FMN riboswitch aptamer (RFN element), 150 nucleotides, folded computationally. The prediction has a mean pLDDT of 76. The model forms 97% of the base pairs in the Rfam consensus.

[in-house]
Formats: sequence, C1' cells, structure tokens
RNA sequence: AGAACUCUUUGAGGCAGGGUGGGAUUCCCUACCGGCGGUACAGCCCGCAAGCCUGCAGCGAAAUGCUUUGGGCACGAUCCGGCGAGAUUCCGGAGCCGACAGUGUAGGAACCGUUCCAAGGUUCCGCAGUCUGGAUGAGAAAAGAGUGUU
Repeated sequence: AGAACUCUUUGAGGCAGGGUGGGAUUCCCUACCGGCGGUACAGCCCGCAAGCCUGCAGCGAAAUGCUUUGGGCACGAUCCGGCGAGAUUCCGGAGCCGACAGUGUAGGAACCGUUCCAAGGUUCCGCAGUCUGGAUGAGAAAAGAGUGUU
C1' cells in the first nucleotide's frame, strides 16, 4: 500500500411576501430547496438509495407480526452561447423536475327531496418538492478503528 472480515460514527433541504375564498403553507403570482457514487466541479448525463406489491425460508400458539433472502413495479427533469485538450458538470443566459398516505377551494357524480323543478340535505370523486405521517425508521454511501493475510 492492496484485497478480505469485524466494529464505531456520520449519513436531506425548503412557503418569506401577495391574490382569490367561509375554508388553501395544497389553487394563482412571486419566493425557497437540491441525498449518494462515477465523470472537468452535475437536482435534469450514467448508475444507486428511500416507497409499494409479491415468492421461498426462519422465528412465533397465532397474526394482517418480526427477520433473512429472491423477484416485480414506481424512480422526474436541459437546452443555447463562452473558455478549455477535456465540461448537458465551470461561467453567462433561458428553462424544467420532484415517491407514497393524509388534509379538500373551485368543480363533478350519485342518491334523498319535488307532480315536475328549485331550495336544502347525504355520500363519493377531486389540488402539496416546501404542512402532517410512516420516520427517534431505513438507506445509497463516507470517514475512522481493529483483526489477520499478501
């Protein structure tokens, strides 16, 4: 110094101002945010993580429970110019994107109501990157320590 194994620690940010409304940090205008590895420094290139569904096995009296492991689904979004050997990564400019569940403004549907309508009522559908929740979780990975080996 390299590969292997064990352990420890770390490991995601953001609604400020205004408008409409009975009601919105959810709509509209503006604002704000950007995990990990690779690569010329990257939310938008290549790859990975968080979520959901599911098969086998183990634990368990049992569960829709817990654990290991495999499979599947979701996984968004960028261009132009400049410098340069090299940049969709830098600089300048203009854009774009954001899991699942909850909350429900406009609006919509069905039903009740009525002779027919209407008023009124009930139920359902329906807007969040920034709020609440799973999550004091998990995790890509990073740093450090140790063991023994070459």